[in-house]
Context: one part of a larger RNA
RNA sequence: GAACGAACGCUGGCGGCAGGCUUAACACAUGCAAGUCGAACGCCCCGCAAGGGGAGUGGCAGACGGGUGAGUAACGCGUGGGAAUCUACCCAGUUCUACGGAAUAACACAGGGAAACUUGUGCUAAUACCGUAUACGCCCUACGGGGGAAAGAUUUAUCGGAAUUGGAUGAGCCCGCGUAAGAUUAGCUAGUUGGUGAGGUAAUGGCUCACCAAGGCGACGAUCUUUAGCUGGUCUGAGAGGAUGAUCAGCCACACUGGGACUGAGACACGGCCCAGACUCCUACGGGAGGCAGCAGUGGGGAAUAUUGGACAAUGGGCGCAAGCCUGAUCCAGCCAUGCCGCGUGAGUGAUGAAGGCCUUAGGGUUGUAAAGCUCUUUCAGUAGGGAAGAUAAUGACGGUACCUACAGAAGAAGCCCCGGCUAACUUCGUGCCAGCAGCCGCGGUAAUACGAAGGGGGCUAGCGUUGUUC
Numbered sequence: 001g002a003a004c005g006a007a008c009g010c011u012g013g014c015g016g017c018a019g020g021c022u023u024a025a026c027a028c029a030u031g032c033a034a035g036u037c038g039a040a041c042g043c044c045c046c047g048c049a050a051g052g053g054g055a056g057u058g059g060c061a062g063a064c065g066g067g068u069g070a071g072u073a074a075c076g077c078g079u080g081g082g083a084a085u086c087u088a089c090c091c092a093g094u095u096c097u098a099c100g101g102a103a104u105a106a107c108a109c110a111g112g113g114a115a116a117c118u119u120g121u122g123c124u125a126a127u128a129c130c131g132u133a134u135a136c137g138c139c140c141u142a143c144g145g146g147g148g149a150a151a152g153a154u155u156u157a158u159c160g161g162a163a164u165u166g167g168a169u170g171a172g173c174c175c176g177c178g179u180a181a182g183a184u185u186a187g188c189u190a191g192u193u194g195g196u197g198a199g200g201u202a203a204u205g206g207c208u209c210a211c212c213a214a215g216g217c218g219a220c221g222a223u224c225u226u227u228a229g230c231u232g233g234u235c236u237g238a239g240a241g242g243a244u245g246a247u248c249a250g251c252c253a254c255a256c257u258g259g260g261a262c263u264g265a266g267a268c269a270c271g272g273c274c275c276a277g278a279c280u281c282c283u284a285c286g287g288g289a290g291g292c293a294g295c296a297g298u299g300g301g302g303a304a305u306a307u308u309g310g311a312c313a314a315u316g317g318g319c320g321c322a323a324g325c326c327u328g329a330u331c332c333a334g335c336c337a338u339g340c341c342g343c344g345u346g347a348g349u350g351a352u353g354a355a356g357g358c359c360u361u362a363g364g365g366u367u368g369u370a371a372a373g374c375u376c377u378u379u380c381a382g383u384a385g386g387g388a389a390g391a392u393a394a395u396g397a398c399g400g401u402a403c404c405u406a407c408a409g410a411a412g413a414a415g416c417c418c419c420g421g422c423u424a425a426c427u428u429c430g431u432g433c434c435a436g437c438a439g440c441c442g443c444g445g446u447a448a449u450a451c452g453a454a455g456g457g458g459g460c461u462a463g464c465g466u467u468g469u470u471c
Stems, first nucleotide, its partner, number of pairs: 001471004006467005013343006019336002021301001026299003030296003035060003040057002043054004067254003076179007085171002090167008098132004107122006138147003152159002180226003187217003192214008229251004233244004256277005279290004307333001309332003315329001316327004346376004356367004380412001382407005390398001415460005420441003426455005436443002
């Protein structure tokens, strides 16, 4: 000098754009954040009907979106390759969509329980479940053969279902190279290293197991310890480099702590399940309920970081044929000079160089065209009127916002730091090694340009200084 997710002190007019718990991955009151489909199904309620509503079975979605960075020094990430894989919804092609069956929730009745909830009996439907048939292509095969599917609805317009091939998208896996510090960590390793066989997986593989062999890694730093999410980037720098990883984007990991699987195309699943633990709450003491590292918000911690706001109008997502419903994603608004950028706080004229202040060699000098006065202007803010684009037929939260016009009046709008040298800017008074200053050198013990005040001056300016951190 530059920079900052900054904080603190003094000060503070407006707007645009951005940013806003870096600390306790501490604990959380309350509300909301994931539903949807009656064009799969039976039933109940309201209604004359049309239609509307409700719980349940069933389907799809809840694996996305949103948060956080605890863990992780690792194929985690970055980059470049690879083969032994899967992929719901979507696109294209081929072929089908036949015949049957048994249940069950809802509901009714009867119970249990304080509650959460739950038991028995009976009845019923389906695109829920099961069997049979069929099989172009599909799977297995010893090549003889064997195995395997479906679901219908309807307002007759359509929407679907099954098998299979290819694509697209997404994902899993493997490898080369790169990716902290410490040797005051030198040896580490038994599923360990390899093989054979088997199991398991969508798939390769000690991934797992049985047997066999005795290997594998290491001063080119194994192992251990400490620290840390990684990257695109960001800051600085002429560059090389150094530091860093907030916001935005990609990947990874996590969801009270630890473990586990279920369902599913996909999870070992933030607002799903089970077990254990800590904590909180309810209880009739028998037993139950919960998980803000979603958006707001509260307590706590801290130098420090915002509203328990509006809307689905746009963009996007889920479901639905659709109408539509849901969406704290998102779009907006609120708060904060936290930052960047822009604008304003007036312009011209005005010498008796007014008054006052300060200094003075007492003549004067300076503040200073500065003020007053005169002549103007009206940005921004204010008041009044009009009033968008963003939306395509409709639909606008923002918002009567942006913007435009008119009106009034210089009117409502300047501070902070410094002045010994480095370093731009000097005098007087007070103080007297005191009070104090200070980034370094150093000032202060009676003439202090260095402390405090005043006048004057210098710098930056809605900011200015200080502190912290990086280059």
Molecule: small-subunit ribosomal RNA, 5' domain
Organism: uncultured bacterium